Predicted 3D model of a 328-nucleotide RNA (Bacterial RNase P class A) from Maribacter sedimenticola. Its Rfam family is "Bacterial RNase P class A". Rfam's curators write: Ribonuclease P (RNase P) is a ubiquitous endoribonuclease, found in archaea, bacteria and eukarya as well as chloroplasts and mitochondria. Its family is annotated with dimeric ribonuclease P complex, ribonuclease P activity and tRNA processing in the Gene Ontology. The model forms 97% of the base pairs in the Rfam consensus. Its mean pLDDT, the model's own confidence on a scale to 100, is 76.
[in-house]
RNA sequence: AACGCAGGCCACCUUAUCGCGGAUUAUCCCCAUUAAUUUGGGAUAAAACGAGGAAAGUCCGGACACCAUAGUGCAGUAUAGCGGGUAACGCCCGCCCACUGAAAAGUGAGGACAAGUGCAACAGAAAGCAAGUACAGUUAGGCUGUAGUGAAACCAGGUAAACUCUAUACGGUGAAACGUCAUGUAAAUCGAUGCUUGAGGGCUGCACGCCCAAGUCGAAGGGUAGGCGGUUAGAACCUUGGGGCAACCCAAGGUCUAGAUAAAUGAUAAGGCAAUUCUGAAUUUGGUUUCAGAACGAACAGAAUCCGGCUUAUGGCCUGCUUUUUUU
Numbered sequence: 001a002a003c004g005c006a007g008g009c010c011a012c013c014u015u016a017u018c019g020c021g022g023a024u025u026a027u028c029c030c031c032a033u034u035a036a037u038u039u040g041g042g043a044u045a046a047a048a049c050g051a052g053g054a055a056a057g058u059c060c061g062g063a064c065a066c067c068a069u070a071g072u073g074c075a076g077u078a079u080a081g082c083g084g085g086u087a088a089c090g091c092c093c094g095c096c097c098a099c100u101g102a103a104a105a106g107u108g109a110g111g112a113c114a115a116g117u118g119c120a121a122c123a124g125a126a127a128g129c130a131a132g133u134a135c136a137g138u139u140a141g142g143c144u145g146u147a148g149u150g151a152a153a154c155c156a157g158g159u160a161a162a163c164u165c166u167a168u169a170c171g172g173u174g175a176a177a178c179g180u181c182a183u184g185u186a187a188a189u190c191g192a193u194g195c196u197u198g199a200g201g202g203c204u205g206c207a208c209g210c211c212c213a214a215g216u217c218g219a220a221g222g223g224u225a226g227g228c229g230g231u232u233a234g235a236a237c238c239u240u241g242g243g244g245c246a247a248c249c250c251a252a253g254g255u256c257u258a259g260a261u262a263a264a265u266g267a268u269a270a271g272g273c274a275a276u277u278c279u280g281a282a283u284u285u286g287g288u289u290u291c292a293g294a295a296c297g298a299a300c301a302g303a304a305u306c307c308g309g310c311u312u313a314u315g316g317c318c319u320g321c322u323u324u325u326u327u328u
Stems, first nucleotide, its partner, number of pairs: 001324002004321007012272007020050002024046005030041003052300001056311002059309005064174004071208004076170005081095005096110001097108004111165002116163002118159002133147005178229004189219005200212004236255008276295007
């Protein structure tokens, strides 16, 4: 210096003006409300805050909410070396083994083939518990051996991301969940059916069993589709110390960092400047490095209940490691 492997960081800053969003604080006004500036709404002002490393995919696991009260059996799905971490996982860490790679490293659907059933073209006499080609030996029996074909031929191995078996685990739905308030109509009409001898509904699929239940299904027609909560203080984040190979755990101190609901976080101007690029000079064998000037924020891409992972997309830089080459 080049190719490669593994890990980490960033993905603009400052000022001014104007414009958005919700909360907090203060003041004021109007309306309603209260025992009460009590509660709600509105206006103004202030400072602070306001999209990501993947917000993406919706692939796993959960928190939370409802079904909801009770199982048993069968089916189904998932996982699969040994140990550890975690709220949990199909995730992460360590070790072993196998495979790939020259190596750094990476991948693993890594239990069982004597429980059973399958599969293996062609060649070969013969490819599943069998036989039997040629030659030789022989206790005369394919009993033993060799050759030949083939990836595989003495009662043989291979294959289970072949069916299967073993062990373990597993309820569903999903914030448009769900709860609550208001408004309005037609809790009306017709038909069928049911009322404890149980229609209908529920418990992942099926069966049994259990639970709720006086209504249920259909036709035609009528009214409404607004408000509030859920909604962000959390298995949270940062620093320091300790334990551990590590994942991670413990303790102390500190921080509060969107919550929209047709969906907000922007625009303009000036300046700065990081990576990087270009030009010139110096140094040098060269590369590099240093200095000066100019330009300059790039790619993938926008929260919508929240969190932990995995996968995919992507610009730039830094650190370590392997191999090769060159110079001293």